[in-house]
Context: one part of a larger RNA
């Protein structure tokens, strides 16, 4: 040197743990000029940092709850409150500096400069204080009044809208109306009471869902793409003009006309309405308006029942003996494992105050029949031509549906559609508007878990979007555990100190803060053995 064994030294692997995070179901679901989202600088007796708050500044008032100790995290020390009820929860409420939509005007955010009215200091000049002054848009004949402006994890409507990829290349196609950019919308959102479906003696707004079905289709018929009717079921809810005709009030005039503006009036597909002229009724429903009962969230409250002078240990909840509760043996905690020690936990109860609820009631609204008339029933619209978009349809024999561009009707003896087109038969009534429910998500709260357990679960269990790294967009960590309790190690020794040996704490210090356990890799010591 090597091996073997004993004991260290490094090292953070394991196992054991959880205030973290994942996942899922319920609830719940906007804020803003009354100045919001997120900051900036303050703010404490001492105050770096975080939280809380705002020159009233770890807070003020009021309302309820609650019952003893309190003055965040965070010790000390000081000074202090609190049974005349604080601290602390929970509603209301004041105050809320500068920046930000940021709105007096600027601006390199948290800054600098004004105007007007008031008012304070002697106070015209000068400072402060309080108020107030941006734009754009409705209405409105002045002063004006009201609204908008921006944020929001995801979901949601629109309006632009890619390539990689894949067709084993690639151009028509795919990927996809995906990412993604905007713009708006709201607890949802969007669709919506048939100018529908599509063959049935048919159905009867919308939306979701399961099926129908990878089906009919569409396709360099390659790669791929992919309905609907219809059956099943969650959820149901219908409405309002516009015109015909008319009352008023206003303008024009060409003096009975139009024309604006408001009020009746009327809203339909077995067409419907209007106007004449007859007959008839006074009823039936019932709101999505108006009201706000019930119930509920936002603090709480009561809430059975065990002991041992017994063993073992530091320690009892564990053995042991004897008992008890149970609508409660769910769970967490207490020196090791407790139904009956604490906190719960079954059951029960509880709101002054302010939100969710939406009941009763009330109001608005809401029905005609017979004849006759032949006024009305949504115009640069339907259709038609061209270029396209959607749909399964990629131009096909291409309907339907929107529409950039031309042309350009009619009013029910009308118009549209039932996949070119043409008859026949059905089916609907376009060119105005509104409308809860079933649905979509998860920034937030609750509860759940054959979810993870610090290289795992969120990047983040720790003062994480920090540190650090980019000029910037932007990228982004590492880092958890003494101990039941600090009892955190007075005192003495060595050392300058770091450290270390005593001593004392503890059950234990090889649990001493580089602190639970402490594998291997490395490094030693000591002992054997071999060369």
């Nucleotide at each position: 040197g090597g091996c073997a064994c004993a004991c260290g030294g490094u090292g953070g692997a394991u196992g054991c743990c959880c205030u973290g995070g994942c996942a899922c179901c319920u609830a719940a679901g906007c804020c803003g000029a009354u100045g919001a989202a997120g900051g900036a600088c303050g703010u404490g007796a001492u105050u770096a940092c975080c939280u809380g708050c705002g020159a009233a500044a770890a807070g003020c008032c009021u309302g309820g709850u609650g019952g003893a100790g309190c003055u965040g995290g965070u010790a000390g020390u000081a000074a202090g409150c609190g049974u005349u009820g604080a601290u602390a929860c929970c509603g209301g409420g004041a105050u809320a500096u500068c920046c930000g939509a940021a709105u007096g005007g600027g601006g390199g955010a948290a800054c600098c400069c004004g105007g007007c009215c008031u008012g304070u200091g002697g106070g015209a000049a000068c400072a402060c204080a309080g108020g107030u002054c941006a734009c754009u848009c409705a209405c409105g004949u002045a002063u004006g009044u009201g609204a908008g402006g921006g944020g929001g994890a995801a979901c949601c409507u629109g309006g632009g809208g890619a390539a990689c990829u894949g067709a084993a290349a690639c151009a028509u196609c795919u990927a996809a109306g995906u990412a993604c950019c905007c713009a708006g919308a709201g607890g949802a959102g969007a669709a919506g009471a048939a100018a529908g479906a599509g063959a049935g003696u048919u159905c009867g707004a919308u939306u979701c869902u399961c099926u129908g079905a990878g089906u009919a289709g569409c396709g360099g018929c390659g790669a791929g793409c992919g309905a609907a009717a219809g059956g099943g079921g969650a959820g149901u809810a219908g409405c309002c003009u516009a015109a015909a005709c008319u009352g008023c009030u206003g303008a024009g005039c060409g003096u009975g006309c139009u024309c604006a503006g408001u009020g009746g009036g009327g809203u339909u597909g077995u067409g419907g309405g209007g106007c004449u002229g007859g007959c008839g009724a006074u009823a039936u429903c019932g709101a999505a308006g108006c009201g706000g009962a019930a119930g509920u969230c936002u603090a709480g409250u009561c809430g059975a029942a065990g002991g041992g002078u017994u063993u073992u240990g530091g320690g009892a909840a564990a053995g042991c003996c004897c008992a008890c509760c149970a609508u409660a043996g769910a769970a967490g905690g207490u020196g090791a494992a407790a139904g009956u020690c604490c906190u719960g936990u079954a059951g029960a109860c509880g709101a002054a105050a302010g939100g969710c609820g939406g009941a009763a009631g009330c109001u608005a609204g809401u029905a005609g029949c017979c004849a006759g008339u032949a006024c009305c029933c949504g115009a640069g619209u339907a259709g038609c031509c061209u270029g396209u978009g959607g749909u399964u349809c990629g131009u096909g024999g291409a309907g339907c549906u929107a529409u950039g561009g031309g042309u350009g009707a009619a009013u029910c003896u009308g118009c549209g559609c039932g996949g070119c087109c043409c008859a026949c038969c059905g089916c609907g009534u376009a060119a105005g508007g509104c409308u809860a429910a079933a649905u979509a998500c998860u920034c937030u709260a609750g509860g759940u878990g054959a979810c993870c357990g610090a290289u795992a679960g969120c990047g983040u269990a720790c003062c994480a979007g920090u540190a650090c790294c980019g000029u910037g967009a932007g990228g982004g960590a590492a880092a958890g555990g003494u101990g039941a309790a600090a009892a955190g190690a007075a005192c003495c020794c060595c050392g300058g100190g770091a450290g270390g040996g005593g001593a004392g704490u503890g059950a234990a210090a090889u649990a001493g803060a580089a602190c639970c356990u402490g594998a291997a890799a490395c490094c030693g010591u000591g002992u054997g053995c071999u060369c």